c-di-GMP-I riboswitch aptamer from an uncultured Desulfuromonadales bacterium, 87 nucleotides, folded computationally. The coordinates come from a structure-prediction model, not an experiment, and the mean pLDDT is 76.

RNA sequence: AUUAGAUAAUGCCAAACCAGCUGCGAAGUUGGGACGGAAAGCUGCGGGUCUUACUUCGGACCAUGUCAAGACAGCCGAGCUGCGCAU
Numbered sequence: 001a002u003u004a005g006a007u008a009a010u011g012c013c014a015a016a017c018c019a020g021c022u023g024c025g026a027a028g029u030u031g032g033g034a035c036g037g038a039a040a041g042c043u044g045c046g047g048g049u050c051u052u053a054c055u056u057c058g059g060a061c062c063a064u065g066u067c068a069a070g071a072c073a074g075c076c077g078a079g080c081u082g083c084g085c086a087u
Base pairs, nucleotide, nucleotide: 004087005085012037013036017032018031019030020029021028022027035074041080042079043078045077046076047075048072049071050070051069052068060066061065
């Protein structure tokens, strides 16, 4: 230095739920709270889940074209960064 890692230590984050605020909604945020987490730090790159519309049949319209935008990083993977020290 790198990889794995605990019956170590200093600490860190904060599920569900409750209250306030924002949003059509999924959800986010502030405070309380603590289920858990060695990256439960960051990033929507890949997959997945969810929401509100729309599409397909039927249709609508300004007509031969129009028909999408978001959320989840504590769902999994991937990328980047980081504390500590038994082995």
The sequence was found by an Rfam model in a public genome assembly.